A computed fold for a 137-nucleotide RNA from uncultured Fluviicola sp., annotated as SAM riboswitch aptamer (S box leader). The prediction has a mean pLDDT of 75.
RNA sequence: GAUUUAUAAAGAAGAGCUGAGAGACAGGCUCGAAGACCCUCUGGCAACCAACCUAAAGUCGAUGCGAAGGCGGAGAUUGGAAAACCGGUGCCGAUUCCUGAUUCCUAAUCGAAUCGUUCGAUGGGUGAAUAUAAAUU
Repeated sequence: GAUUUAUAAAGAAGAGCUGAGAGACAGGCUCGAAGACCCUCUGGCAACCAACCUAAAGUCGAUGCGAAGGCGGAGAUUGGAAAACCGGUGCCGAUUCCUGAUUCCUAAUCGAAUCGUUCGAUGGGUGAAUAUAAAUU
């Protein structure tokens, strides 16, 4: 770099340095000399990995008791609420700031028209793109 999978309407700051753009891209719209963005330190958040724990609930079910139906529940397995969060990344303006493709689907509203349908907009969904993590290459 590529591929696959998962997640993306929650959450989370201050200082230093630097000095003009930043929010991936395009169109909007925001933030920014009251100093943004990048970088450094400290602090924090909690998505994944690692580590450590692990309730409810489900399945199987030993010894034993019982005339029997059954009682009972050592243990195994699935599960993952909560706690913990020392580590590896990441993140700490605004829903990934909004839209972008499918003239897709569905039902709802509004408007227009060549009117028993069509087009457009709003809204909902599914994608694409992007970002992060893990695995593979």
Notes: The sequence was found by an Rfam model in a public genome assembly.